About this RNA
The prediction has a mean pLDDT of 85. Predicted 3D model of a 350-nucleotide part of an RNA (small-subunit ribosomal RNA, central domain) from an uncultured bacterium. The RNAcentral record of the full RNA draws on ENA and SILVA.
Context: one part of a larger RNA
RNA sequence: UUGGGCGUAAAGCGUCCGUAGGUGGCAGUUCAAGUCUGCUGUCAAAGACCGGGGCUCAACCUCGGAAAGGCAGUGGAAACUGAACAGCUAGAGUAUGGUAGGGGCAAAGGGAAUUCCUGGUGUAGCGGUGAAAUGCGUAGAGAUCAGGAAGAACAUCGGUGGCGAAGGCGCUUUGCUGGACCAUAACUGACACUGAGGGACGAAAGCUAGGGGAGCGAAUGGGAUUAGAUACCCCAGUAGUCCUAGCCGUAAACGAUGGAUACUAGGUGUUGUCUGUAUCGACCCGGACAGUGCCGUAGCUAACGCGUUAAGUAUCCCGCCUGGGGAGUACGCACGCAAGUGUGAAACUC
Numbered sequence: 001u002u003g004g005g006c007g008u009a010a011a012g013c014g015u016c017c018g019u020a021g022g023u024g025g026c027a028g029u030u031c032a033a034g035u036c037u038g039c040u041g042u043c044a045a046a047g048a049c050c051g052g053g054g055c056u057c058a059a060c061c062u063c064g065g066a067a068a069g070g071c072a073g074u075g076g077a078a079a080c081u082g083a084a085c086a087g088c089u090a091g092a093g094u095a096u097g098g099u100a101g102g103g104g105c106a107a108a109g110g111g112a113a114u115u116c117c118u119g120g121u122g123u124a125g126c127g128g129u130g131a132a133a134u135g136c137g138u139a140g141a142g143a144u145c146a147g148g149a150a151g152a153a154c155a156u157c158g159g160u161g162g163c164g165a166a167g168g169c170g171c172u173u174u175g176c177u178g179g180a181c182c183a184u185a186a187c188u189g190a191c192a193c194u195g196a197g198g199g200a201c202g203a204a205a206g207c208u209a210g211g212g213g214a215g216c217g218a219a220u221g222g223g224a225u226u227a228g229a230u231a232c233c234c235c236a237g238u239a240g241u242c243c244u245a246g247c248c249g250u251a252a253a254c255g256a257u258g259g260a261u262a263c264u265a266g267g268u269g270u271u272g273u274c275u276g277u278a279u280c281g282a283c284c285c286g287g288a289c290a291g292u293g294c295c296g297u298a299g300c301u302a303a304c305g306c307g308u309u310a311a312g313u314a315u316c317c318c319g320c321c322u323g324g325g326g327a328g329u330a331c332g333c334a335c336g337c338a339a340g341u342g343u344g345a346a347a348c349u350c
Base pairs, nucleotide, nucleotide: 004321005320006319007304008303012318014201015200016199017198021194022193023192025088026087028085029084030083031082033081034080035077036076037075038074039073040072041071042070043069049065050064051063052062053061054060091191092188093187094186095184096183097182098181099180103177104176105175106174107173108172109171110154114150115149116148117147118146119145120144121143125136126135162169163168206247207246208245209244210243211242215241216240220236221235222234223233258317259316260315261314262313263312266295267294268293269292270291271290272289273288274287275286276285299306300305323350324349325348332343333342334341335340
């Protein structure tokens, strides 16, 4: 390379946008680049193939012939791909009317709890554990009542329920703003899919600067446990956790399952919309589309399992894998304030 693969064996980029490229709906006319085909030229000889001949045969030698294929030229075909032109509406988009939503950003407000402060009542304990001790408390703790302050998170509703590309998003109200779905079929008329490079977003931790700091809490100190205990348990507690601006760019970033399109039994929940029957109306019952679950047929799978939300049947595009260790290491390069990240070997060894 051919070939085989990527849920769990090695393997889907964390996610999206998008450049080049690759691929691309229905029907028509023309061209003829790809494609198919006729002819001509050429592809030395030898060798190989077919037929004949010569050494007694063969090997060997020799004569003749032909094919396949490549390239170039030339004549033709027009189904498919392509190009140009003129069309269509089923893909895609727009419009109009609705709908649901913790989608995003900002501002304002709220109550419960916690801790602290002040004051009242009140007295000897509180706290904590397997049991204790460190700790707090007669300078009045804990308990209880009243008042005040602060920060963080938003019980119930709450749900294999919703929204978002993913990360993620949950008190209430308001403002700004993105997307989706349903219905109509009015408009455009293939405008599409994927996407190497590239760009944007991207939990937590961490970093820089400035704030903030209630609770929790790496590090650290103390008390226990233990042979020891740099732990698990307890008492404290710094960074951090929170906000603003910037950086980092990684996760079991998981459905361990890339995206798009089409097709292929059903059953049963649930969310949104429209609609039929019925009704005064809303339910009930049924249908369609879009999501989200469970079970399951065919099929697939090494099995587990998947099964119209495919891991089935196909097409297109991208990414990735090729025994374990060495190693996500070394070196180089790029990025970063740093931590480090991205790319990423070999020797050797089994």